[in-house]
Molecule: transfer RNA
Organism: Candidatus Woesearchaeota archaeon
RNA sequence: GCCCUUGUAGCUCAGCGGCAGAGCGGCAGUUUCGUAUUGUAAAAGAAAAAACUGCAGGUCGGGGGUUCAAUUCCCCUCAAGGGCU
Numbered sequence: 001g002c003c004c005u006u007g008u009a010g011c012u013c014a015g016c017g018g019c020a021g022a023g024c025g026g027c028a029g030u031u032u033c034g035u036a037u038u039g040u041a042a043a044a045g046a047a048a049a050a051a052c053u054g055c056a057g058g059u060c061g062g063g064g065g066u067u068c069a070a071u072u073c074c075c076c077u078c079a080a081g082g083g084c085u
Stems, first nucleotide, its partner, number of pairs: 001084007010024004018068001026055007037044002061077005
């Protein structure tokens, strides 16, 4: 120098022209549990943890173009990885 792959939520990744999603994580609620603690006892009972429900979180790396409509197609460009010379 040339070619290829990747870039989407805090993290890991789907989606590949027609409402941007999942898992984990975050926040809130409910339930379970029955420890700490209180109580002479019966009993009450946080917090943590688990299950469930809900909510928030995105200029789809950046810019331009095509299109009624772009995360998706085209061009330029940035970053990471790989290959060739």